[in-house]
Context: one part of a larger RNA
C1' cells in the first nucleotide's frame, strides 16, 4: 500500500402538513368478551376522542361574548361542507435516534507471586588499617591522680572483594534488552543486605514524603457491569436523470466556531392581471454631504489706526522716539470631523406616463446560512504602512467553467443544454516558438523600451514651440598686435610694487587698457583677461514652456522583456486589415415553462399524444420532480443438462443516464417476465472492520 466482503436517516408511539382511497352528514371503535377453519377471520362492544358554538382571567351569559360609565370603539366567534379512518410521504417531540470515537462517573468483584511497610522464623558479610573505654606493670605523688610501656579490641570508623546500589560517560535507542551492556563511581557490622512463610487494597492501603508505590502506562489499580454514559467537538454517510438556488447579515444569548427569531432559497395554495414589482421619463417634495464660504463657533498670518501696559535701548527725561505686549476696528489672504451666510450631483419619498410581462402580496411545508476573500470608489483605525483593520456602495470568486494578463480564486473579456474539417466578433493580440499586418508622418540611441511601477535632485544629451539682445555700419569663435602714464594711489607691514588686508576707486594720454579678472614672485618680474584695431567671414548668445531620453538606481544559485532576439519587432499620431473564447450566428438533436391547434381515453373536464410559437435549460449548501438497479413476498406467465445462477470479454445492439438485451468462453443446477407488495435496498474515502496478497 491494494483487492474483496461487511460498514451509516432506521423502529415504535404522539402531534403537525401533503398526496391518495373510502366513509359521511355526525363519524372511529379502544380493552374486553363471543364464535370460527385459530400466527389468522367475524360479530358484539358507544367507555373515550374528534365534530355539532362561541366568548371571558372566572363566575358566567350564548349566536353571541369580552372590555368599558358606556347601547361608542375595539378583540374573538356567527352568516356551513363538517368530520372521520386508512396507506404513503415531508417535518416535531420521546426514545441510543444517522454512524464510529473520548477523557470521565457510580457499584459488585479480583489483585501485595511486581513494589511499600510491617510481623514470624532462618541466612550472608575474603582481607587490610585505625586502636576508644577498661585493665596490669613501673615512675612520682600523703592522695585524688599524671606520665610512660604492655594489655585491650570500640565504632550508624577507614580501604576493599562478595553483596546492595545505580554517579558521570560512551554504548544501545526496528536494541541483546519495554531500562540492558562498558568503563567510572557509592555502600560494604549496619537505619546492612537476603531466603522462606505471613499481614494490610482502591477514596482505600502502604510511604526516611517522590503524590514515590500498589502486577511492564496510579493526581485515585484492574475485571465485569450502569451502557449504545455524554461529546454545542472532528472524521464518515453508498445509483441516475430533470427543474429552482441560497448565506457568510440584523437582534437577543455565561455568547462569539453554538443556539432562537428576522433577512435571502424552495414548493404548494390562495389573492391581484389597467397595476403589484422592477426600470425610464417627466411633475412634486424632504435633506446639509461634496464643493465653496468665513456671516456663527473656533483656529491661524501680515500690515494700519485707537487703547492700553509696563519691558528693553535711545535722547532734551512732566516727556519724546525706536522695539515689544495685549485688547478691539478695519484692510489683505487662509483654515475646521464634532464652523455655516450657501449648497450641488447621486440616492430617498409620492404621483402621472410608458416599457418589460408577474417578475408583487398573503398563508401553509421543507431548508441552509449566520468563519467570508480579493477589487474598485467614499470613510473610520494605523504611519493618508501592511496580501492590515472596521464600516458603507459595486462587482468578481465563493456556487464560474471557456479566452486574456507566460504561470496567477478574487483583475480585464464574457456566463457553458448536446454535435460540428462552419461563419463573425469581445477582452488581448498579428518578427520565429504562436492563430494573425500592412501604410504613412514624427521621436529615442538610451537594449531607454519590447513591463505593472520609481523619488528629490542633477547635465551644453536631443526634438519642436514661444520671447530677449547682437549682427555685412562685419556680430560670436579664431589669428595677429596694442593692453599705456600720474603711480610702487594711500594706509598697514620687514616687504605689500593691479592682485596678504584696510580706505578709497581719482586724473591723464588714447581706438582701447581696471588704483585690475585669474596664475605667479620674499617683494619686484613674468604670463594672462576685461577693453581695443586690424584680417576672416554669416550667423551669434541668453530665458521661459513641452516631447522623448541621461545620472541618481543596492539582494541574495544564473543573464532575465515568458523566451529567442529586435534599433524597430520602441514610443506617439492617424488609416485600412486580419487573427482571436464554451459569447453572437449557421444547421440539426434532447428537455423544461407558457400558449394555440388535432386527435384519442374517460369519471365531462380532466389526463395523454402529436405538431407550431414564444421564453429558457452554469452551479456549491439547499429545496422539488422523474426514474433505474438490488434481496424477499402475493398473483399470473415463462426458461432451464439440446445446459439456471454465477464469473470473463478493447465483442454486437440500444437507452439522457442509472442501466437493459443479445453474442463467446467458462460454469453445472436452479432462475426469470408482467402487476403489486415489503426492505437488513446501492461504497472509495471514517489513522473504518474481517480475510488476502
Nucleotide at each position: 500500500g491494494c483487492c474483496a466482503a461487511c460498514g451509516a436517516g432506521u423502529u415504535u408511539c404522539u402531534c403537525u402538513g401533503c398526496u391518495u382511497u373510502c366513509u359521511u352528514u355526525g363519524u372511529u371503535u379502544a380493552a374486553g368478551u363471543c364464535c370460527c377453519u385459530a400466527c389468522g377471520g367475524g360479530a358484539c362492544g358507544u367507555a373515550a376522542g374528534c365534530g355539532a358554538a362561541g366568548u371571558g382571567a372566572a363566575a358566567g351569559c350564548g349566536a353571541g361574548g369580552g372590555u368599558u360609565a358606556a347601547a361608542a370603539g375595539c378583540c374573538c366567534a356567527u352568516u356551513u361542507u363538517u368530520a372521520g379512518a386508512a396507506a404513503g410521504c415531508g417535518g416535531a417531540g420521546a426514545a441510543g435516534a444517522c454512524c464510529c470515537g473520548a477523557a470521565g462517573c457510580c457499584a459488585a468483584g479480583c489483585g501485595a507471586g511486581c513494589u511499600u511497610g510491617c510481623c514470624a522464623u532462618g541466612a550472608a558479610c575474603a582481607g587490610g588499617a585505625u586502636g576508644a573505654a577498661g585493665g596490669u606493670c613501673g615512675a612520682c605523688g600523703a592522695a585524688a591522680g599524671u606520665c610512660g610501656a604492655c594489655c585491650g579490641g570500640a565504632g550508624g570508623u577507614c580501604c576493599g572483594a562478595a553483596c546492595c546500589c545505580g554517579u558521570g560517560a560512551g554504548c544501545c535507542g526496528u536494541g541483546c534488552a519495554a531500562u540492558a551492556c562498558u568503563c567510572u563511581g557509592g555502600g560494604a557490622u549496619g537505619a546492612u543486605u537476603u531466603g522462606u512463610g505471613g499481614u494490610a487494597a482502591g477514596a482505600a492501603g502502604a510511604g526516611a514524603a517522590a503524590a514515590a508505590c500498589u502486577a511492564a502506562a496510579c493526581g485515585a489499580g484492574c475485571u465485569u457491569g450502569g451502557u449504545a454514559a455524554u461529546a454545542g467537538c472532528u472524521g464518515g454517510u453508498u445509483c441516475u436523470c430533470c427543474c429552482c438556488g441560497a448565506a457568510a447579515u440584523a437582534g437577543c444569548u455565561u455568547u462569539a466556531g453554538g443556539g432562537c427569531u428576522a433577512g435571502c432559497c424552495u414548493u404548494u395554495g390562495c389573492c391581484a392581471u389597467u397595476u403589484u414589482a422592477u426600470u425610464u421619463u417627466c411633475c412634486g417634495g424632504a435633506g446639509g454631504u461634496a464643493g465653496a464660504g468665513c456671516a456663527c463657533u473656533g483656529g491661524a498670518a501680515a500690515g494700519a489706526a485707537u487703547a492700553u501696559c509696563u519691558u528693553g535701548g535711545a535722547g532734551u527725561u512732566u516727556c519724546u522716539c525706536c522695539a515689544g505686549g495685549u485688547a478691539c476696528u478695519c484692510u489683505u489672504a487662509c483654515c475646521a470631523a464634532a464652523c455655516u451666510c450657501c449648497g450641488a450631483a447621486u440616492g430617498c419619498c409620492g404621483g402621472a406616463a410608458a416599457a418589460u410581462g408577474u417578475a408583487g402580496g398573503c398563508a401553509g411545508g421543507g431548508a441552509g446560512u449566520a468563519a467570508g476573500a480579493c477589487u474598485u470608489c467614499g470613510a473610520g483605525g494605523g504611519c493618508u504602512a501592511a496580501g492590515c483593520u472596521u464600516c458603507g456602495a459595486g462587482g468578481u470568486c465563493a456556487u464560474g467553467a471557456g479566452g486574456g494578463a507566460a504561470a496567477c480564486a478574487g483583475c480585464c473579456c464574457a456566463g457553458a443544454u448536446c454535435u460540428u474539417a462552419a461563419u463573425c466578433u469581445a477582452a488581448g493580440g498579428u518578427c520565429c516558438c504562436u492563430a494573425a499586418g500592412c501604410u504613412g508622418a514624427a521621436c529615442u540611441a538610451a537594449g531607454u523600451g519590447u513591463u505593472u511601477u520609481u523619488a528629490a535632485g542633477g547635465a551644453a544629451g536631443u526634438g519642436g514651440g514661444a520671447u530677449u539682445c547682437c549682427u555685412u555700419u562685419g556680430a560670436u569663435a579664431g589669428u595677429u598686435a596694442g593692453g599705456a602714464g600720474g603711480u610702487u594711489a594711500g594706509c598697514u607691514u620687514a616687504g605689500a610694487a593691479g592682485c596678504a588686508g584696510c580706505u578709497a576707486u581719482c586724473c591723464u594720454u588714447u581706438a582701447a587698457a581696471a588704483a585690475g579678472u585669474g596664475c605667479g614672485u620674499a617683494a619686484c618680474a613674468g604670463c594672462u583677461u576685461a577693453c581695443u584695431a586690424a584680417c576672416u567671414a554669416a550667423g551669434g548668445a541668453g530665458u521661459c514652456c513641452c516631447g522623448c531620453g541621461c545620472c541618481g538606481a543596492a539582494g541574495a544559485u544564473a543573464u532575465a522583456c515568458g523566451g529567442g532576439g529586435c534599433u524597430a519587432a520602441g514610443u506617439u499620431c492617424a488609416g485600412c486589415a486580419c487573427c482571436g473564447a464554451a459569447g453572437a450566428u449557421a444547421a440539426g438533436g434532447c428537455u423544461g415553462a407558457g400558449c394555440g391547434c388535432u386527435c384519442a381515453a374517460u369519471u365531462u373536464a380532466u389526463u395523454g399524444a402529436g405538431c407550431g410559437c414564444u421564453c429558457g435549460g452554469g452551479g456549491u449548501a439547499g429545496g422539488g420532480g422523474a426514474g433505474c438497479a438490488u434481496u424477499c413476498u402475493u398473483a399470473g406467465u415463462g426458461c432451464u443438462g439440446u445446459g439456471a445462477a454465477g464469473u470473463c470479454c478493447a465483442c454486437g445492439a440500444u437507452g439522457u443516464g442509472a442501466g437493459u438485451c443479445g453474442g463467446g468462453a467458462u460454469g453445472g443446477a436452479g432462475c426469470g417476465c408482467u402487476a403489486a407488495g415489503a426492505a437488513g435496498a446501492g461504497a472509495g474515502a471514517a489513522u473504518g472492520u474481517u480475510g488476502g496478497c
Large-subunit ribosomal RNA, domain II from a bacterium, 693 nucleotides, folded computationally. The coordinates come from a structure-prediction model, not an experiment, and the mean pLDDT is 81. Its Rfam family is "Bacterial large subunit ribosomal RNA". RNAcentral holds the full RNA, with entries from ENA.